[in-house]
Molecule: RNase P RNA; transfer RNA
Organism: uncultured Pseudomonadota bacterium
RNA sequence: CCAGAUGGCCGGAUGACCGCUGUAUUGUCCACAAAGACAGUAGGGAGGAAAGUCCGGGCUCCAGGAGAAACGGUGCCGGAUAACGUCCGGCGGGGGCGACCCUAGGGAAAGUGCCACAGAGAAAAUACCGCCCCUCCGGCGACGGAAGGGUAAGGGUGAAAAGGUGCGGUAAGAGCGCACCGCGUCGCUGGCAACAGCGACGGCAUGGCAAACCCCACCCGGAGCAAGACCGCAUAGGAACCGCACGCGCCGCUGUGCCCUUACGGGCAAACGGGCGCACCGUCACUCCACGGGACGGUUCGGGUUGGUCGCGCGAGGCGUCUGGUAACAGGCGUCCCAGAUGAAUGGUCAUCCGUCGCCGCAAGGCGACGACAAAACCCGGCUUACAGGCCGUCUGGCACU
RNA sequence: GUCCCCUUCGUCUAGAGGCCUAGGACAUUACCCUUUCACGGUAGUAACACGGGUUCGAAUCCCGUAGGGGACG
Numbered sequence: 001c002c003a004g005a006u007g008g009c010c011g012g013a014u015g016a017c018c019g020c021u022g023u024a025u026u027g028u029c030c031a032c033a034a035a036g037a038c039a040g041u042a043g044g045g046a047g048g049a050a051a052g053u054c055c056g057g058g059c060u061c062c063a064g065g066a067g068a069a070a071c072g073g074u075g076c077c078g079g080a081u082a083a084c085g086u087c088c089g090g091c092g093g094g095g096g097c098g099a100c101c102c103u104a105g106g107g108a109a110a111g112u113g114c115c116a117c118a119g120a121g122a123a124a125a126u127a128c129c130g131c132c133c134c135u136c137c138g139g140c141g142a143c144g145g146a147a148g149g150g151u152a153a154g155g156g157u158g159a160a161a162a163g164g165u166g167c168g169g170u171a172a173g174a175g176c177g178c179a180c181c182g183c184g185u186c187g188c189u190g191g192c193a194a195c196a197g198c199g200a201c202g203g204c205a206u207g208g209c210a211a212a213c214c215c216c217a218c219c220c221g222g223a224g225c226a227a228g229a230c231c232g233c234a235u236a237g238g239a240a241c242c243g244c245a246c247g248c249g250c251c252g253c254u255g256u257g258c259c260c261u262u263a264c265g266g267g268c269a270a271a272c273g274g275g276c277g278c279a280c281c282g283u284c285a286c287u288c289c290a291c292g293g294g295a296c297g298g299u300u301c302g303g304g305u306u307g308g309u310c311g312c313g314c315g316a317g318g319c320g321u322c323u324g325g326u327a328a329c330a331g332g333c334g335u336c337c338c339a340g341a342u343g344a345a346u347g348g349u350c351a352u353c354c355g356u357c358g359c360c361g362c363a364a365g366g367c368g369a370c371g372a373c374a375a376a377a378c379c380c381g382g383c384u385u386a387c388a389g390g391c392c393g394u395c396u397g398g399c400a401c402u
Numbered sequence: 403g404u405c406c407c408c409u410u411c412g413u414c415u416a417g418a419g420g421c422c423u424a425g426g427a428c429a430u431u432a433c434c435c436u437u438u439c440a441c442g443g444u445a446g447u448a449a450c451a452c453g454g455g456u457u458c459g460a461a462u463c464c465c466g467u468a469g470g471g472g473a474c475g
Base pairs, nucleotide, nucleotide: 001398002397003396004395005394006393007392008391009390010389012353013352014351015350016349017348018347020045021044023042024041025040026039027038028037029036047373051384052383054382055381056380057379058378059224060223061222062221064289065288066287067286072219073218074217075216076090077089078088079087080086091105092103093102094101095100106215107214111213112212113209114208115207128155129154130151131150132149133148135146136145137144138143163181164180165179166178167177168176182204183202184201185200186199187198188197189196190195228310229309230308231307238301239300240299241298242297243296247278248277249276250275251274253273255272256269257268258267259266260265280293281292282291317336318335319334320333321332322331323330324329354371355370356369357368358367359366360365403474404473405472406471407470408469409468412428413427414426415425420458430446431445432444433443434442451467452466453465454464455463
């Protein structure tokens, strides 16, 4: 210098003027206070993705708790974390000369299912062509044909054909024997583990597909800030549909009723009230515990109101530094407060500079236009997708020179 | 804002791993029939939203993106 790999950062800058919207505070008005209105002052005001809504969590409600199951999700190993399908480190496999990149990667010997077409045969298989042996027939012979048997080397089909290559062996062949590779079992060593290495044994037995059902391990209740709470306004419990426990037993109470008694008091009854138990009803559905319930409850439609307050901005928070860890991350210390709108603020104009483009000019330069993707709506951790242009670091290969 | 669903010729649809070079109806184009039009007949054009992955093989299974539709105070 050329060609690449990879990690991180920025996302126009500064100033003036005029606005918009929260927070804090001061003053004035409404008789005081609160709330509100107006004015002043101080300080704040979009993002790396605020997006898609694809995962996970906080928070809130479903009255509360526990368990199981279904549906579903995840899937090499270890770690991080509030949690995750995310991240970090490692292992195996694949690609690249390399830096490096990709990888849903448990189980096919629990069972079921599928493997179209082609092919002889698609899973405890088979014999189409071929090769070989024997017998018979024809032929002088080479050889040809028929029957029987052996074979899985060669051909052919296919995405895939029952270990691969070589040597020996054989009538031809074959793990039939041997060497190497692959595979399986066992042992040893290293490692937390996934796994790796070494050795011995086994002639090889179970082909692929689980992003097919399934098995194994782990996770998981549902809904979502239009959750939910309160104030105010309005209103007719309007229409349709569905369901329906108003039960049983026991007790006999300072109730009630009846009887005896002058009264105190006593006795009886079980209709009502009460108590206890069973049954019934109530969480989206199951079980258990616990709780509540006593006549209406639920769903849908229609009508009315469609104003305000809270939830709602101190948080798994930011920045700096130190320590531990390979890292993700965790901990300590210091420092800072940093958007909260509700048809929805975060903008506009001007000047200078920056960048890009166009025009003019020999040039210096001048003029004009434009400023990527996109914009909070309860919050946070990720993933994915969009993005003009720019900056910084590390590494690899090649060429040239010293 | 939150939560769901869908996408196949111009339109409505069939399909559920291979028989898909994707079938049917309407529409459309050409020809035949008819004096002509219509009807009818024959033939044709025409689609799996996009990008990856799993698989021997994907419209179909999985993931992402885009577009469209719906419900909720």